[in-house]
Context: one part of a larger RNA
RNA sequence: GAACGAACGCUGGCGGCGUGCCUAACACAUGCAAGUCGAACGAGAACGGGUCUUCGGACCUUAGUAGAGUGGCGCACGGGUGAGUAACACGUGGGUAAUCUGCCCUGGAGUAUGGGAUAACCAGUGGAAACGCUGGCUAAUACCGUAUACGUCCACGAGACCUUCGGUUCUUGUGGAGAAAGGUAGCCUCUUCUUGAAAGCUGCCGCUCUUGGAUGAGCCCGCGGACCAUUAGCUUGUUGGUGAGGUAAGAGCUCACCAAGGCAAUGAUGGUUAGCUGGUCUGAGAGGAUGAUCAGCCACACUGGGACUGGAACACGGCCCAGACUCCUACGGGAGGCAGCAGUGGGGAAUCUUGCGCAAUGGGGGAAACCCUGACGCAGCAACGCCGCGUGGGUGAUGAAGGCCCUAGGGUCGUAAAGCCCUGUCAGGAGGGAAGAAGCCCAGUUUCGCUAAUAUCGGAGCUGGAUGACGGUACCUCUGAAGGAAGCACCGGCUAACUCCGUGCCAGCAGCCGCGGUAAUACGGGGGGUGCAAGCGUUGUUC
Repeated sequence: GAACGAACGCUGGCGGCGUGCCUAACACAUGCAAGUCGAACGAGAACGGGUCUUCGGACCUUAGUAGAGUGGCGCACGGGUGAGUAACACGUGGGUAAUCUGCCCUGGAGUAUGGGAUAACCAGUGGAAACGCUGGCUAAUACCGUAUACGUCCACGAGACCUUCGGUUCUUGUGGAGAAAGGUAGCCUCUUCUUGAAAGCUGCCGCUCUUGGAUGAGCCCGCGGACCAUUAGCUUGUUGGUGAGGUAAGAGCUCACCAAGGCAAUGAUGGUUAGCUGGUCUGAGAGGAUGAUCAGCCACACUGGGACUGGAACACGGCCCAGACUCCUACGGGAGGCAGCAGUGGGGAAUCUUGCGCAAUGGGGGAAACCCUGACGCAGCAACGCCGCGUGGGUGAUGAAGGCCCUAGGGUCGUAAAGCCCUGUCAGGAGGGAAGAAGCCCAGUUUCGCUAAUAUCGGAGCUGGAUGACGGUACCUCUGAAGGAAGCACCGGCUAACUCCGUGCCAGCAGCCGCGGUAAUACGGGGGGUGCAAGCGUUGUUC
RNA backbone atom coordinates (compact mmCIF):
# COMPACT_ATOMS: atom_id res chain seq x y z
C1' G A 1 0.00 0.00 0.00
C1' A A 2 -4.02 -3.52 -0.87
C1' A A 3 -7.81 -6.64 1.28
C1' C A 4 -11.86 -8.16 5.04
C1' G A 5 -18.51 -12.12 6.37
C1' A A 6 -15.11 -7.82 10.59
C1' A A 7 -15.44 -5.45 15.67
C1' C A 8 -14.71 -0.82 18.65
C1' G A 9 -14.67 4.97 19.14
C1' C A 10 -16.60 9.66 17.19
C1' U A 11 -19.97 11.14 13.42
C1' G A 12 -24.07 10.24 10.02
C1' G A 13 -28.33 13.19 4.21
C1' C A 14 -30.26 10.02 -0.09
C1' G A 15 -30.30 5.99 -3.64
C1' G A 16 -28.79 1.28 -6.42
C1' C A 17 -26.58 -3.55 -5.96
C1' G A 18 -24.64 -7.02 -2.75
C1' U A 19 -23.59 -9.11 2.20
C1' G A 20 -25.02 -10.33 7.39
C1' C A 21 -23.56 -16.41 14.18
C1' C A 22 -16.37 -16.63 11.80
C1' U A 23 -18.03 -18.19 18.89
C1' A A 24 -21.69 -23.23 21.68
C1' A A 25 -22.41 -29.64 15.54
C1' C A 26 -25.04 -25.35 22.82
C1' A A 27 -30.33 -25.98 24.42
C1' C A 28 -34.86 -24.72 22.15
C1' A A 29 -41.29 -21.96 23.49
C1' U A 30 -44.52 -20.91 19.08
C1' G A 31 -45.98 -20.88 13.85
C1' C A 32 -44.90 -22.50 9.10
C1' A A 33 -41.03 -25.53 5.81
C1' A A 34 -44.25 -32.28 1.55
C1' G A 35 -47.81 -33.23 -0.30
C1' U A 36 -51.20 -34.61 -4.09
C1' C A 37 -54.71 -37.72 -7.06
C1' G A 38 -62.59 -38.84 -6.72
C1' A A 39 -60.42 -39.76 -14.37
C1' A A 40 -57.59 -46.41 -9.17
C1' C A 41 -61.45 -48.06 -4.86
C1' G A 42 -65.44 -48.86 -1.23
C1' A A 43 -68.06 -46.09 2.14
C1' G A 44 -69.92 -41.25 3.57
C1' A A 45 -71.72 -36.91 7.55
C1' A A 46 -73.26 -32.31 10.04
C1' C A 47 -74.55 -27.04 10.56
C1' G A 48 -77.84 -24.29 7.62
C1' G A 49 -82.40 -24.00 4.24
C1' G A 50 -87.27 -26.10 2.74
C1' U A 51 -91.93 -29.36 3.09
C1' C A 52 -94.82 -32.30 6.33
C1' U A 53 -95.75 -33.42 11.56
C1' U A 54 -99.30 -37.45 15.98
C1' C A 55 -94.20 -32.38 18.10
C1' G A 56 -91.32 -38.05 18.96
C1' G A 57 -89.68 -37.12 14.21
C1' A A 58 -89.81 -38.12 8.68
C1' C A 59 -88.48 -36.50 3.76
C1' C A 60 -85.89 -33.12 0.15
C1' U A 61 -81.61 -30.10 -0.18
C1' U A 62 -76.83 -29.06 1.69
C1' A A 63 -73.77 -33.39 -1.10
C1' G A 64 -71.80 -37.99 -3.40
C1' U A 65 -69.62 -32.22 -0.49
C1' A A 66 -66.40 -32.08 4.18
C1' G A 67 -63.35 -35.17 7.08
C1' A A 68 -61.28 -39.99 7.26
C1' G A 69 -59.74 -45.06 5.06
C1' U A 70 -57.52 -48.63 1.01
C1' G A 71 -54.39 -47.72 -3.29
C1' G A 72 -50.74 -44.85 -6.66
C1' C A 73 -46.81 -41.31 -7.24
C1' G A 74 -43.75 -38.05 -4.37
C1' C A 75 -41.40 -37.81 0.44
C1' A A 76 -33.54 -40.19 -1.67
C1' C A 77 -35.26 -33.55 -4.92
C1' G A 78 -35.13 -28.85 -3.02
C1' G A 79 -33.17 -26.33 1.91
C1' G A 80 -29.23 -26.46 6.27
C1' U A 81 -24.44 -27.33 8.52
C1' G A 82 -18.80 -28.51 8.46
C1' A A 83 -18.95 -32.08 13.56
C1' G A 84 -16.23 -36.13 11.52
C1' U A 85 -12.77 -37.31 7.56
C1' A A 86 -5.34 -36.97 5.71
C1' A A 87 -9.39 -40.85 2.82
C1' C A 88 -9.89 -42.94 -4.10
C1' A A 89 -12.97 -37.84 0.52
C1' C A 90 -11.67 -34.18 -3.31
C1' G A 91 -9.30 -32.47 -8.20
C1' U A 92 -7.82 -34.32 -12.89
C1' G A 93 -7.42 -38.24 -16.49
C1' G A 94 -8.98 -43.10 -17.51
C1' G A 95 -11.53 -48.20 -16.88
C1' U A 96 -16.23 -51.07 -16.06
C1' A A 97 -15.52 -57.48 -21.28
C1' A A 98 -17.46 -56.49 -13.16
C1' U A 99 -22.71 -52.97 -12.92
C1' C A 100 -27.76 -50.75 -11.94
C1' U A 101 -31.03 -46.77 -13.55
C1' G A 102 -38.37 -45.05 -11.23
C1' C A 103 -40.29 -40.95 -14.07
C1' C A 104 -38.74 -39.25 -19.79
C1' C A 105 -37.85 -40.39 -25.30
C1' U A 106 -37.74 -44.46 -29.06
C1' G A 107 -38.77 -49.44 -31.61
C1' G A 108 -41.27 -54.30 -31.05
C1' A A 109 -44.93 -57.70 -28.71
C1' G A 110 -49.09 -58.09 -25.51
C1' U A 111 -53.07 -56.40 -22.03
C1' A A 112 -56.57 -63.44 -21.69
C1' U A 113 -58.96 -66.04 -17.48
C1' G A 114 -60.01 -67.02 -12.28
C1' G A 115 -59.70 -66.66 -6.68
C1' G A 116 -59.39 -65.45 -1.48
C1' A A 117 -58.84 -61.52 1.82
C1' U A 118 -58.65 -56.67 4.33
C1' A A 119 -59.04 -51.28 6.08
C1' A A 120 -62.77 -47.82 6.24
C1' C A 121 -67.79 -49.06 8.46
C1' C A 122 -70.88 -51.68 12.39
C1' A A 123 -71.09 -54.16 17.32
C1' G A 124 -68.53 -55.18 21.83
C1' U A 125 -64.39 -54.08 24.86
C1' G A 126 -59.28 -52.25 27.35
C1' G A 127 -56.48 -47.64 28.62
C1' A A 128 -55.57 -41.27 32.22
C1' A A 129 -53.39 -40.77 27.57
C1' A A 130 -50.54 -42.41 23.47
C1' C A 131 -52.80 -46.20 21.37
C1' G A 132 -55.21 -50.72 20.97
C1' C A 133 -58.00 -55.82 21.15
C1' U A 134 -62.16 -59.26 19.59
C1' G A 135 -66.21 -60.45 16.28
C1' G A 136 -68.99 -59.23 11.62
C1' C A 137 -69.60 -56.84 6.32
C1' U A 138 -67.18 -54.83 1.67
C1' A A 139 -64.11 -52.70 -3.02
C1' A A 140 -60.01 -51.84 -6.17
C1' U A 141 -54.91 -50.03 -10.84
C1' A A 142 -54.20 -53.65 -3.23
C1' C A 143 -52.91 -59.29 -2.94
C1' C A 144 -52.53 -64.44 -5.09
C1' G A 145 -53.26 -68.38 -8.92
C1' U A 146 -53.89 -70.34 -14.23
C1' A A 147 -53.08 -69.40 -19.59
C1' U A 148 -50.09 -67.26 -23.46
C1' A A 149 -44.38 -65.61 -24.65
C1' C A 150 -42.15 -61.29 -30.02
C1' G A 151 -38.13 -60.03 -27.01
C1' U A 152 -35.71 -61.63 -22.13
C1' C A 153 -33.26 -65.07 -18.62
C1' C A 154 -31.09 -70.12 -17.45
C1' A A 155 -28.83 -75.01 -18.89
C1' C A 156 -26.57 -77.99 -22.69
C1' G A 157 -24.53 -78.35 -27.90
C1' A A 158 -22.46 -76.33 -32.79
C1' G A 159 -20.12 -72.35 -35.70
C1' A A 160 -17.70 -67.38 -36.50
C1' C A 161 -14.99 -62.72 -34.97
C1' C A 162 -11.98 -60.55 -31.23
C1' U A 163 -8.81 -61.76 -27.09
C1' U A 164 -4.92 -59.41 -21.83
C1' C A 165 -5.98 -66.85 -23.31
C1' G A 166 -9.55 -65.63 -17.90
C1' G A 167 -13.16 -64.74 -21.49
C1' U A 168 -16.43 -61.45 -24.46
C1' U A 169 -19.72 -60.58 -28.68
C1' C A 170 -22.69 -62.51 -32.73
C1' U A 171 -25.48 -66.57 -35.35
C1' U A 172 -28.02 -71.07 -34.58
C1' G A 173 -30.34 -75.83 -32.34
C1' U A 174 -32.81 -78.36 -28.04
C1' G A 175 -35.02 -78.04 -23.27
C1' G A 176 -36.75 -75.08 -19.22
C1' A A 177 -38.44 -70.50 -16.39
C1' G A 178 -41.11 -66.16 -16.08
C1' A A 179 -46.11 -60.94 -17.38
C1' A A 180 -50.15 -57.71 -17.08
C1' A A 181 -55.08 -53.55 -14.61
C1' G A 182 -57.82 -51.03 -15.55
C1' G A 183 -59.90 -45.87 -15.86
C1' U A 184 -62.20 -42.08 -18.71
C1' A A 185 -64.50 -39.42 -23.03
C1' G A 186 -67.40 -40.35 -27.21
C1' C A 187 -69.99 -43.15 -31.23
C1' C A 188 -73.44 -46.66 -33.96
C1' U A 189 -69.52 -48.58 -39.21
C1' C A 190 -69.47 -53.96 -38.03
C1' U A 191 -72.01 -58.05 -34.17
C1' U A 192 -76.09 -58.61 -30.37
C1' C A 193 -80.72 -56.94 -28.42
C1' U A 194 -82.69 -52.89 -31.54
C1' U A 195 -86.13 -46.22 -28.98
C1' G A 196 -81.29 -46.49 -27.66
C1' A A 197 -77.57 -49.05 -25.61
C1' A A 198 -73.82 -52.97 -24.82
C1' A A 199 -69.89 -57.62 -23.46
C1' G A 200 -69.09 -53.85 -29.98
C1' C A 201 -65.96 -49.68 -32.17
C1' U A 202 -62.77 -45.24 -31.56
C1' G A 203 -59.63 -41.59 -28.96
C1' C A 204 -56.82 -40.46 -24.55
C1' C A 205 -54.43 -41.81 -19.90
C1' G A 206 -52.54 -46.15 -17.81
C1' C A 207 -50.54 -51.73 -17.10
C1' U A 208 -46.88 -56.08 -18.65
C1' C A 209 -42.39 -58.11 -21.25
C1' U A 210 -38.45 -56.34 -24.04
C1' U A 211 -34.62 -53.17 -27.72
C1' G A 212 -31.98 -48.74 -28.01
C1' G A 213 -31.24 -43.85 -25.92
C1' A A 214 -31.00 -39.96 -22.38
C1' U A 215 -30.19 -38.85 -17.36
C1' G A 216 -28.47 -40.26 -12.67
C1' A A 217 -25.56 -43.46 -9.78
C1' G A 218 -22.24 -47.68 -7.89
C1' C A 219 -17.24 -49.81 -8.13
C1' C A 220 -11.82 -49.76 -9.70
C1' C A 221 -7.12 -47.39 -11.19
C1' G A 222 -2.68 -43.52 -12.60
C1' C A 223 -1.21 -38.74 -10.93
C1' G A 224 -1.81 -34.28 -7.51
C1' G A 225 -2.51 -31.14 -2.96
C1' A A 226 -1.09 -30.48 5.49
C1' C A 227 2.44 -30.70 9.76
C1' C A 228 5.52 -33.71 13.47
C1' A A 229 11.11 -38.66 13.11
C1' U A 230 11.39 -35.04 20.18
C1' U A 231 6.24 -40.90 16.22
C1' A A 232 10.67 -46.36 13.51
C1' G A 233 8.93 -50.28 13.15
C1' C A 234 3.42 -51.81 11.79
C1' U A 235 -0.04 -55.95 10.46
C1' U A 236 -3.50 -62.10 11.83
C1' G A 237 -8.80 -61.31 7.68
C1' U A 238 -3.34 -59.41 8.20
C1' U A 239 -0.95 -60.79 2.36
C1' G A 240 -2.04 -64.46 -1.30
C1' G A 241 -4.52 -69.06 -3.13
C1' U A 242 -8.81 -72.84 -3.59
C1' G A 243 -13.97 -73.41 -2.77
C1' A A 244 -18.51 -71.38 -1.10
C1' G A 245 -21.72 -67.39 0.37
C1' G A 246 -23.14 -62.36 -0.67
C1' U A 247 -24.13 -57.91 -3.93
C1' A A 248 -27.02 -54.63 -9.30
C1' A A 249 -21.72 -55.54 -9.70
C1' G A 250 -15.28 -57.01 -9.12
C1' A A 251 -13.03 -57.92 -4.46
C1' G A 252 -11.03 -61.04 2.47
C1' C A 253 -16.70 -57.93 1.24
C1' U A 254 -17.82 -62.54 4.53
C1' C A 255 -16.78 -67.74 5.81
C1' A A 256 -14.05 -72.78 5.70
C1' C A 257 -9.35 -74.79 4.47
C1' C A 258 -4.16 -74.06 2.76
C1' A A 259 0.42 -71.19 2.30
C1' A A 260 3.38 -67.20 5.20
C1' G A 261 3.02 -63.47 3.55
C1' G A 262 2.00 -57.75 3.05
C1' C A 263 3.68 -52.36 4.28
C1' A A 264 7.96 -49.15 5.62
C1' A A 265 13.55 -43.96 5.59
C1' U A 266 10.73 -42.55 -2.02
C1' G A 267 8.54 -42.06 5.69
C1' A A 268 4.85 -47.39 7.04
C1' U A 269 2.50 -47.07 11.96
C1' G A 270 1.23 -43.34 15.45
C1' G A 271 0.04 -38.25 16.79
C1' U A 272 -1.78 -33.12 15.63
C1' U A 273 -4.60 -30.15 12.47
C1' A A 274 -8.22 -29.88 8.42
C1' G A 275 -14.25 -30.84 4.67
C1' C A 276 -11.94 -30.81 -0.92
C1' U A 277 -12.31 -27.92 -5.50
C1' G A 278 -13.73 -23.91 -9.14
C1' G A 279 -12.28 -19.81 -6.89
C1' U A 280 -10.98 -15.41 -3.32
C1' C A 281 -7.08 -11.90 -1.36
C1' U A 282 -2.22 -10.21 -2.30
C1' G A 283 1.85 -9.83 -5.67
C1' A A 284 5.05 -7.18 -11.84
C1' G A 285 5.40 -12.31 -11.71
C1' A A 286 7.07 -16.66 -9.34
C1' G A 287 4.86 -17.42 -5.09
C1' G A 288 2.32 -16.84 -0.28
C1' A A 289 -2.31 -16.90 2.41
C1' U A 290 -7.29 -18.50 2.25
C1' G A 291 -11.81 -21.91 1.01
C1' A A 292 -17.83 -16.46 3.78
C1' U A 293 -21.51 -15.32 -0.08
C1' C A 294 -22.16 -18.15 -5.74
C1' A A 295 -21.13 -23.13 -8.21
C1' G A 296 -19.44 -28.70 -8.24
C1' C A 297 -18.35 -32.97 -5.05
C1' C A 298 -18.28 -35.24 -0.07
C1' A A 299 -19.92 -36.01 4.95
C1' C A 300 -23.56 -35.28 8.82
C1' A A 301 -28.90 -34.60 10.90
C1' C A 302 -29.60 -35.01 19.72
C1' U A 303 -25.19 -39.29 20.62
C1' G A 304 -24.12 -44.54 19.13
C1' G A 305 -25.93 -48.87 16.49
C1' G A 306 -29.40 -51.43 13.08
C1' A A 307 -32.25 -52.75 9.36
C1' C A 308 -37.27 -52.02 6.64
C1' U A 309 -39.63 -49.88 2.26
C1' G A 310 -38.02 -48.51 -2.39
C1' G A 311 -35.29 -47.86 -9.03
C1' A A 312 -32.30 -45.29 -5.58
C1' A A 313 -31.73 -44.37 1.74
C1' C A 314 -29.25 -47.40 5.90
C1' A A 315 -33.25 -42.06 5.02
C1' C A 316 -32.81 -33.92 8.57
C1' G A 317 -38.98 -32.77 9.40
C1' G A 318 -39.53 -42.33 8.54
C1' C A 319 -39.03 -46.98 11.79
C1' C A 320 -36.49 -50.11 15.81
C1' C A 321 -32.84 -50.58 19.99
C1' A A 322 -29.51 -48.29 23.61
C1' G A 323 -27.84 -43.54 25.98
C1' A A 324 -28.04 -38.32 27.67
C1' C A 325 -31.53 -34.39 28.05
C1' U A 326 -36.59 -32.04 28.06
C1' C A 327 -41.95 -32.56 28.65
C1' C A 328 -46.94 -35.16 29.99
C1' U A 329 -48.92 -38.86 33.47
C1' A A 330 -54.36 -41.34 36.91
C1' C A 331 -47.17 -43.79 38.33
C1' G A 332 -49.25 -48.58 34.94
C1' G A 333 -46.98 -45.85 30.81
C1' G A 334 -46.15 -42.30 26.95
C1' A A 335 -44.10 -37.85 23.77
C1' G A 336 -39.83 -35.07 21.47
C1' G A 337 -35.21 -33.79 18.34
C1' C A 338 -34.65 -25.97 14.23
C1' A A 339 -26.84 -28.01 11.46
C1' G A 340 -35.07 -25.92 7.19
C1' C A 341 -37.50 -20.22 7.51
C1' A A 342 -38.45 -16.72 11.15
C1' G A 343 -37.79 -16.40 16.38
C1' U A 344 -35.91 -17.36 22.04
C1' G A 345 -32.21 -18.22 25.84
C1' G A 346 -26.95 -18.89 26.24
C1' G A 347 -21.88 -18.10 24.59
C1' G A 348 -19.44 -13.88 22.41
C1' A A 349 -15.97 -8.01 20.49
C1' A A 350 -19.90 -9.45 17.01
C1' U A 351 -24.02 -10.99 12.87
C1' C A 352 -31.20 -9.32 10.88
C1' U A 353 -38.13 -9.79 10.55
C1' U A 354 -41.78 -14.89 14.92
C1' G A 355 -43.00 -10.00 7.32
C1' C A 356 -45.75 -10.55 1.99
C1' G A 357 -46.68 -13.79 -2.22
C1' C A 358 -46.88 -18.31 -5.16
C1' A A 359 -47.48 -12.92 -9.89
C1' A A 360 -42.43 -14.84 -12.14
C1' U A 361 -38.50 -19.09 -12.30
C1' G A 362 -38.06 -24.07 -10.64
C1' G A 363 -40.01 -28.56 -8.14
C1' G A 364 -44.03 -32.63 -6.39
C1' G A 365 -49.00 -34.62 -7.48
C1' G A 366 -53.07 -34.45 -11.07
C1' A A 367 -56.02 -35.77 -17.84
C1' A A 368 -57.03 -30.89 -16.37
C1' A A 369 -58.96 -27.09 -13.35
C1' C A 370 -56.02 -26.76 -9.45
C1' C A 371 -53.46 -27.89 -4.77
C1' C A 372 -48.68 -27.80 -2.12
C1' U A 373 -43.81 -25.35 -2.15
C1' G A 374 -39.95 -20.34 4.49
C1' A A 375 -36.99 -23.50 -2.82
C1' C A 376 -37.69 -18.98 -4.93
C1' G A 377 -39.46 -13.88 -5.94
C1' C A 378 -39.99 -9.61 -2.91
C1' A A 379 -40.26 -6.38 1.23
C1' G A 380 -38.04 -5.17 6.51
C1' C A 381 -33.41 -4.19 9.79
C1' A A 382 -27.79 -2.95 9.78
C1' A A 383 -22.78 2.91 6.58
C1' C A 384 -21.26 -4.22 6.97
C1' G A 385 -19.11 -3.48 1.79
C1' C A 386 -18.83 -1.43 -3.30
C1' C A 387 -20.74 2.33 -6.57
C1' G A 388 -23.38 6.97 -7.60
C1' C A 389 -25.43 11.77 -5.89
C1' G A 390 -26.06 15.84 -2.56
C1' U A 391 -25.08 19.27 1.56
C1' G A 392 -25.32 24.86 -3.55
C1' G A 393 -23.41 28.38 -7.94
C1' G A 394 -21.85 33.44 -9.39
C1' U A 395 -20.61 38.17 -7.67
C1' G A 396 -19.04 40.61 -3.48
C1' A A 397 -12.97 44.79 0.10
C1' U A 398 -15.37 49.86 4.19
C1' G A 399 -10.49 43.49 3.49
C1' A A 400 -16.98 44.67 8.42
C1' A A 401 -17.82 42.64 13.40
C1' G A 402 -15.51 38.88 16.23
C1' G A 403 -11.54 35.19 17.38
C1' C A 404 -6.15 34.28 17.35
C1' C A 405 -1.13 36.13 16.87
C1' C A 406 1.94 40.54 17.16
C1' U A 407 8.19 43.69 16.98
C1' A A 408 1.63 47.27 18.52
C1' G A 409 3.09 49.30 12.61
C1' G A 410 0.13 45.25 11.47
C1' G A 411 -0.85 39.99 10.04
C1' U A 412 -4.43 35.95 9.69
C1' C A 413 -9.26 33.28 9.61
C1' G A 414 -10.84 35.78 4.43
C1' U A 415 -14.40 36.32 -0.90
C1' A A 416 -14.82 33.47 3.92
C1' A A 417 -19.49 36.08 5.96
C1' A A 418 -23.22 39.82 5.20
C1' G A 419 -25.41 42.03 0.75
C1' C A 420 -26.96 41.35 -4.52
C1' C A 421 -28.07 37.95 -8.76
C1' C A 422 -29.10 32.82 -9.93
C1' U A 423 -29.93 27.27 -10.17
C1' G A 424 -32.60 23.19 -8.72
C1' U A 425 -30.22 17.30 -7.67
C1' C A 426 -32.04 14.81 -3.12
C1' A A 427 -35.52 15.04 0.96
C1' G A 428 -40.99 17.06 1.63
C1' G A 429 -46.19 17.81 -0.90
C1' A A 430 -49.78 16.86 -5.17
C1' G A 431 -51.17 14.32 -9.78
C1' G A 432 -50.32 10.53 -13.52
C1' G A 433 -48.27 5.69 -13.58
C1' A A 434 -45.31 0.97 -15.73
C1' A A 435 -42.16 -3.30 -17.84
C1' G A 436 -41.64 -7.82 -15.45
C1' A A 437 -47.48 -11.75 -18.46
C1' A A 438 -46.80 -15.21 -21.46
C1' G A 439 -47.95 -19.82 -21.33
C1' C A 440 -51.33 -23.61 -18.96
C1' C A 441 -56.64 -22.47 -19.26
C1' C A 442 -61.51 -20.52 -21.31
C1' A A 443 -64.54 -18.74 -25.76
C1' G A 444 -64.75 -18.33 -31.14
C1' U A 445 -62.61 -19.81 -35.74
C1' U A 446 -59.29 -22.30 -39.76
C1' U A 447 -56.74 -26.69 -40.76
C1' C A 448 -54.29 -31.64 -40.14
C1' G A 449 -54.25 -36.67 -37.83
C1' C A 450 -56.75 -41.17 -35.56
C1' U A 451 -61.49 -43.06 -37.05
C1' A A 452 -67.06 -45.74 -40.00
C1' A A 453 -67.65 -40.62 -38.38
C1' U A 454 -68.66 -33.62 -40.06
C1' A A 455 -68.71 -37.23 -32.57
C1' U A 456 -64.82 -37.42 -28.93
C1' C A 457 -59.61 -36.90 -28.61
C1' G A 458 -54.75 -35.04 -30.14
C1' G A 459 -51.43 -31.45 -33.06
C1' A A 460 -50.68 -26.60 -35.58
C1' G A 461 -52.40 -21.43 -36.63
C1' C A 462 -55.45 -16.82 -35.91
C1' U A 463 -58.69 -13.58 -32.79
C1' G A 464 -60.43 -12.34 -28.02
C1' G A 465 -60.56 -13.04 -22.49
C1' A A 466 -58.40 -13.78 -17.53
C1' U A 467 -53.92 -13.67 -14.21
C1' G A 468 -48.71 -8.80 -10.30
C1' A A 469 -46.51 -10.36 -3.93
C1' C A 470 -43.27 -6.30 -5.01
C1' G A 471 -46.72 -1.59 -5.36
C1' G A 472 -49.66 3.18 -6.31
C1' U A 473 -43.13 0.91 -6.23
C1' A A 474 -39.77 2.52 -10.37
C1' C A 475 -40.41 6.43 -13.68
C1' C A 476 -42.68 11.21 -15.48
C1' U A 477 -44.97 16.08 -14.53
C1' C A 478 -46.12 20.09 -11.23
C1' U A 479 -44.97 22.41 -6.59
C1' G A 480 -41.22 23.62 -3.15
C1' A A 481 -37.00 26.60 -1.33
C1' A A 482 -30.60 27.82 -0.22
C1' G A 483 -34.26 26.42 2.54
C1' G A 484 -33.65 19.98 6.05
C1' A A 485 -28.15 17.49 5.06
C1' A A 486 -20.14 17.38 7.66
C1' G A 487 -17.56 14.99 10.12
C1' C A 488 -13.13 12.33 11.65
C1' A A 489 -7.96 11.81 12.21
C1' C A 490 -3.46 14.21 12.17
C1' C A 491 0.33 18.66 12.24
C1' G A 492 8.87 16.53 16.25
C1' G A 493 11.39 13.06 12.11
C1' C A 494 9.77 8.94 9.09
C1' U A 495 5.07 12.08 6.82
C1' A A 496 1.50 16.61 3.95
C1' A A 497 0.55 20.30 7.89
C1' C A 498 2.89 25.96 13.40
C1' U A 499 1.90 29.18 16.70
C1' C A 500 -0.02 30.93 21.78
C1' C A 501 -1.44 29.57 26.71
C1' G A 502 -1.49 25.83 30.71
C1' U A 503 1.60 21.98 32.96
C1' G A 504 6.69 21.35 35.03
C1' C A 505 10.22 13.67 34.55
C1' C A 506 3.85 15.71 37.22
C1' A A 507 -0.34 14.97 34.35
C1' G A 508 0.34 12.55 30.14
C1' C A 509 1.93 10.88 24.71
C1' A A 510 4.06 6.88 21.85
C1' G A 511 3.91 2.53 15.36
C1' C A 512 9.76 3.13 15.62
C1' C A 513 13.26 6.82 17.05
C1' G A 514 11.73 9.02 21.40
C1' C A 515 8.95 13.67 24.06
C1' G A 516 7.78 15.95 29.50
C1' G A 517 12.75 18.01 35.29
C1' U A 518 9.83 26.57 33.85
C1' A A 519 9.78 29.68 27.12
C1' A A 520 7.43 21.71 25.08
C1' U A 521 5.95 22.95 16.89
C1' A A 522 5.99 15.69 20.63
C1' C A 523 1.46 16.28 27.05
C1' G A 524 -3.84 19.28 27.59
C1' G A 525 -6.64 23.45 25.44
C1' G A 526 -7.28 27.76 21.81
C1' G A 527 -6.31 29.81 16.95
C1' G A 528 -4.42 28.30 12.35
C1' G A 529 -3.16 24.36 8.92
C1' U A 530 -2.87 19.26 6.37
C1' G A 531 -5.30 14.69 4.68
C1' C A 532 -9.64 11.91 3.69
C1' A A 533 -14.91 12.59 3.47
C1' A A 534 -20.82 10.15 4.80
C1' G A 535 -17.46 8.68 6.53
C1' C A 536 -12.85 9.01 9.44
C1' G A 537 -9.68 6.73 12.85
C1' U A 538 -8.21 2.40 16.08
C1' U A 539 -7.72 -2.88 16.79
C1' G A 540 -7.37 -7.82 14.64
C1' U A 541 -5.93 -10.98 10.38
C1' U A 542 -3.56 -11.99 5.33
C1' C A 543 -0.22 -10.74 1.29
Small-subunit ribosomal RNA, 5' domain from a metagenome, 543 nucleotides, folded computationally. Its mean pLDDT, the model's own confidence on a scale to 100, is 86. Rfam family: Bacterial small subunit ribosomal RNA. Rfam links the family to the GO terms structural constituent of ribosome and ribosome.